[in-house]
RNA sequence: CGGGAUAAAGCCAAACCCGCAGCAAUGCGGGGACGGAAAGCUACGGGUCUUUUGGAGACAGCCGGGCUGCCUUGU
Numbered sequence: 001c002g003g004g005a006u007a008a009a010g011c012c013a014a015a016c017c018c019g020c021a022g023c024a025a026u027g028c029g030g031g032g033a034c035g036g037a038a039a040g041c042u043a044c045g046g047g048u049c050u051u052u053u054g055g056a057g058a059c060a061g062c063c064g065g066g067c068u069g070c071c072u073u074g075u
Base pairs, nucleotide, nucleotide: 001074002073003072004071011036012035016031017030018029019028020027021026034061040067041066042065044064045063046062047059048058049057050056051055
């Protein structure tokens, strides 16, 4: 600088359930695993969603970009 979820040791955790916060999308904690090789962080661009529809907000596990990184393997 590349490759690897059909290796090993690990990691994260969808739907759903319970509790809490919020008008809501949704978020946090616990349980739980559909999946993931960045399913780590970031709201910069597009997109989708909510709304108290001036406006404000949410989603990174929607697509792209940026930053960072473990294991293994090739050069």

About this RNA
A computed fold for a 75-nucleotide RNA from a Desulfobacteraceae bacterium, annotated as c-di-GMP-I-GGC riboswitch aptamer. The source organism's lineage runs through Bacteria, Pseudomonadati, Thermodesulfobacteriota, Desulfobacteria and Desulfobacteraceae. The coordinates come from a structure-prediction model, not an experiment, and the mean pLDDT is 85.